[in-house]
Molecule: c-di-AMP riboswitch aptamer (ydaO/yuaA leader)
RNA sequence: UGCAUAAAAAAGCCUAAAUCCAUUACAGCAGCAAUGGAUGCGGGGGACCCAAUUUUUGGGGCGUAUUCCUUUUACAUAAGGAUAGGGUACUUCCAAACCCGAGCCCGUCAGCUAACCUCGUAGGCUUUUGGAAGGGCAAGA
Numbered sequence: 001u002g003c004a005u006a007a008a009a010a011a012g013c014c015u016a017a018a019u020c021c022a023u024u025a026c027a028g029c030a031g032c033a034a035u036g037g038a039u040g041c042g043g044g045g046g047a048c049c050c051a052a053u054u055u056u057u058g059g060g061g062c063g064u065a066u067u068c069c070u071u072u073u074a075c076a077u078a079a080g081g082a083u084a085g086g087g088u089a090c091u092u093c094c095a096a097a098c099c100c101g102a103g104c105c106c107g108u109c110a111g112c113u114a115a116c117c118u119c120g121u122a123g124g125c126u127u128u129u130g131g132a133a134g135g136g137c138a139a140g141a
Base pairs, nucleotide, nucleotide: 001138002137003136011126012125013124014123018039019038020037021036022035023034024033026031040121041120042119043118044117045116050111058109059106060105061104062103067082068081069080070079071078085100086099087098088097090134091133092132093131094130095129096128
């Protein structure tokens, strides 16, 4: 000084949900699946002390995913509209726009919680604009 159509490419995003190893199966020999293990990451249970004593109007947990209104109605169920909250691609903040605002589990029981015990590491996606600060990349001196 320039760049965001940058630079990087077994790319990246939401998310705790990633990395590696072993065995086995398949294979087009690039890989891929199952099981097990390690590390990392994220949850739950669980003393003293402390807190809370509110116990069918049951209660609690994961998660952003709560709450309210209208119609139907039986405080069920269903539909619709708002809403706490969450997401939008280097990061943070601001404004606007858009999207989500689900689902599941425990089973009458759980405050916190050292030791200790235990579980998960699914899934989905390829995506806006403007401004400020930071960071990044490239070239030249």